[in-house]
Context: one part of a larger RNA
RNA sequence: GCAUCUUUAAGGAACUCGGCAAAAAAGCGGCCGUAACUUCGGAAUAAGGCCUUCCUAUGUAGCAAUACAUGGGACGCAGCGAAAGUCUCUCUAGCGACUGUUUAUCAAAAACACAGCUCCCUGCAAACUCUUAUGAGGACGUAUAGGGGGUGACGCCUGACCGAUGCGAGAAGGUUAAUCCUGGAGGUGAUCCUAGCAAUAGGUGAGCUUACUGGGCGAAGCCCUCGUCAAUGUCAGCGGUAACUAUAACCGUUCUAAGGUAGCGCAAUUCCUUUCCGGGUAAGUUCCGGAGCGCACGAAUGGCGUAACGACUGGAGAACUGUCUCAAAGAUGUGCUCG
Numbered sequence: 001g002c003a004u005c006u007u008u009a010a011g012g013a014a015c016u017c018g019g020c021a022a023a024a025a026a027g028c029g030g031c032c033g034u035a036a037c038u039u040c041g042g043a044a045u046a047a048g049g050c051c052u053u054c055c056u057a058u059g060u061a062g063c064a065a066u067a068c069a070u071g072g073g074a075c076g077c078a079g080c081g082a083a084a085g086u087c088u089c090u091c092u093a094g095c096g097a098c099u100g101u102u103u104a105u106c107a108a109a110a111a112c113a114c115a116g117c118u119c120c121c122u123g124c125a126a127a128c129u130c131u132u133a134u135g136a137g138g139a140c141g142u143a144u145a146g147g148g149g150g151u152g153a154c155g156c157c158u159g160a161c162c163g164a165u166g167c168g169a170g171a172a173g174g175u176u177a178a179u180c181c182u183g184g185a186g187g188u189g190a191u192c193c194u195a196g197c198a199a200u201a202g203g204u205g206a207g208c209u210u211a212c213u214g215g216g217c218g219a220a221g222c223c224c225u226c227g228u229c230a231a232u233g234u235c236a237g238c239g240g241u242a243a244c245u246a247u248a249a250c251c252g253u254u255c256u257a258a259g260g261u262a263g264c265g266c267a268a269u270u271c272c273u274u275u276c277c278g279g280g281u282a283a284g285u286u287c288c289g290g291a292g293c294g295c296a297c298g299a300a301u302g303g304c305g306u307a308a309c310g311a312c313u314g315g316a317g318a319a320c321u322g323u324c325u326c327a328a329a330g331a332u333g334u335g336c337u338c339g
Base pairs, nucleotide, nucleotide: 001334002333003332004331005330006329007328008327010325011324014323019320029051030050031049032048037042039153053074054073055072056071057070058069059068060067061066075079080085088318089317090316091315092314093313094312095310096309100112101111116151117150118149119148120147121146122145128137129136130135154305155304156303157302159235160234161233164232165231166228167227168226169225170224173223174222175221180216181215182214183213184212185210186209187208188207192203193202194201195200236254237253238252239251240250263297264294275291276290277289278288279287
């Protein structure tokens, strides 16, 4: 010097991002007592108060040891007297209903899951998944079943828009491939004709053929017509107006598929911003309540509440303390210096 411990005057969170760490409290023993809120189960061992040892009398119970109740007495700083075991508590807000799960080895959470809700698919040789196939799972199940997507207990609810994208249904019309059929053009050229003694030349042109060029037939799809948002998604602007002022129930106008409803709101979302008002403090960028033209909340990528629960996150308090004012002393271990 470091590590692990012990103790500390007065103060008591002034420390610090933050009471981190430490300390305190703490018997799930008895008696009493126990609020808001609540889904009536809880919250709750809420909180808070008192008692606890030993001797003895009486009563009750028991065959008894003994236990309990009510008195009297004794001792100590202290009576769950040691050891072991063993809740710190309260108020308030956010998020997630809950128990659970997770980044083995820096993240345990507000993330995942969840019961519940909802949508889509599937009639059984089911949909779906694995596989080249055979086959297997689904399931020795059968729509109160199985698969997939979203939301996430519960309570109150879940607004408008089908123009775009997706999906479903439709079939009149438009467009539309290969194939097949049929022309033209090119290539080749059997056959036949003409001339010639012949070689050959000219013509005819079946068949075959071509990365050439028309026409006919030709499905799904697309265009098209409807439906559908707990499908992907979207949910305006400008101007004016009331007998103080301010504001605008009201009016006009442009655009749109429709112009954000209920609820909430400076929010895990608010830039301006330490918004404004109130509360708490001597003093409060955090916190709680209220306000709202919300830069840029908003309704199952759910909205708003919510008892219980949480090694979650923010704010306040009680208790407690070497966290601090401000440091000191000691123990053990280890290192270093000197001997």